[in-house]
This record gives sequence, C1' cells and structure tokens, in this order.
RNA sequence: GCUCCUAUCGUCUAGUGGCCUAGGACACAGCGUUCUCAACGCUGGAACCGGGGUUCGAUUCCCCGUGGGAGCA
Repeated sequence: GCUCCUAUCGUCUAGUGGCCUAGGACACAGCGUUCUCAACGCUGGAACCGGGGUUCGAUUCCCCGUGGGAGCA
C1' cells in the first nucleotide's frame, strides 16, 4: 500500500428495518434479611463510534472517516 472482518451500558453480549421506552449476565448504588460480613431477594442508574445517503421509518442497509483484528505484498 491492497483486501476482508469488526465497533451496542463500566465489562461481556442479545437484537438485523416498525413489536424498542434497546434486553440479559457480571459489576456498581440503594433497600430488605443478618449482631456484622458474605450469600440471597427486591429496586435503580447506565449503551447503539463520527458524518453523509437510501427509506414514510435506520442500532439494523449503503458510502466515507476513525479505532480494533486478520490476510497478502
């Protein structure tokens, strides 16, 4: 330099046009239980990488960029 894959809560991930007010696990915070801690139960906060396009409608499809990964040279 070229080609391909990939990007969603703090972390790991589900979702692949409208049922989404984006779900789950762990973590975190509060409450309950306990003499206390742990464990357990309940509750809560927290996310679609940036820009453009297609569409009535985009987290989802397309293009460019940026980050990460793989291959070729």